[in-house]
RNA sequence: GGUAAAAUGGCUGAAAAAAGCAUUAGGCUGUAAAUCUAAAGAUAGGGGUGGAGUCCCCUUUUUACCA
Numbered sequence: 001g002g003u004a005a006a007a008u009g010g011c012u013g014a015a016a017a018a019a020g021c022a023u024u025a026g027g028c029u030g031u032a033a034a035u036c037u038a039a040a041g042a043u044a045g046g047g048g049u050g051g052a053g054u055c056c057c058c059u060u061u062u063u064a065c066c067a
Base pairs, nucleotide, nucleotide: 001066002065003064004063005062006061007060010021011020012019023039024038025037026036027035044059045058046057047056048055
């Protein structure tokens, strides 16, 4: 330099934006753990389209292969 793939909460991960772990608050307990209830938190950035996590374009980052 070329080709392909990926980017979603703190982490993993599914698409009806679910779920698990973690965090915070409360219940239970003499205290803690475990457990129960609740809460908060996300689509890499920009643009196109009446409408996009998903389609198209550009940029950034990462991975693999070729040279």